[in-house]
A computed fold for a 91-nucleotide RNA from Sulfuriferula nivalis, annotated as c-di-GMP-I riboswitch aptamer.
RNA sequence: ACUUGAAAAACGCAAACUUGGUGAAAGCUAAGGACGCAAAACUUCCAGUCUAAUGCGUGAGUUGUGACGCGAUGAUAGUGGGGUUACCAAG
Numbered sequence: 001a002c003u004u005g006a007a008a009a010a011c012g013c014a015a016a017c018u019u020g021g022u023g024a025a026a027g028c029u030a031a032g033g034a035c036g037c038a039a040a041a042c043u044u045c046c047a048g049u050c051u052a053a054u055g056c057g058u059g060a061g062u063u064g065u066g067a068c069g070c071g072a073u074g075a076u077a078g079u080g081g082g083g084u085u086a087c088c089a090a091g
Stems, first nucleotide, its partner, number of pairs: 002091004012037002017032006035078001041084003045081003048076003055070004
């Protein structure tokens, strides 16, 4: 430096759920908590998925507004791929 994660060990991360905060929502965040994870570290570049406040459209209408549809500029890196970096061990 590369390949691999069988065995062992060290250091880690933390799903659901609960409570507080935050957001229109999806979600995020702090603490508790562990379903799991060898990149479950970072990155929205590609695909997927979730949400739909602002916006656009539809018909109704008491012209206040609410309903329905479209729509990411929002979110997800613990959905998959790509990119970047890294611990331990074996070869």

Lineage of the source: Bacteria > Pseudomonadota > Nitrosomonadales > Sulfuricellaceae > Sulfuriferula. The coordinates come from a structure-prediction model, not an experiment, and the mean pLDDT is 83. The model forms 95% of the base pairs in the Rfam consensus.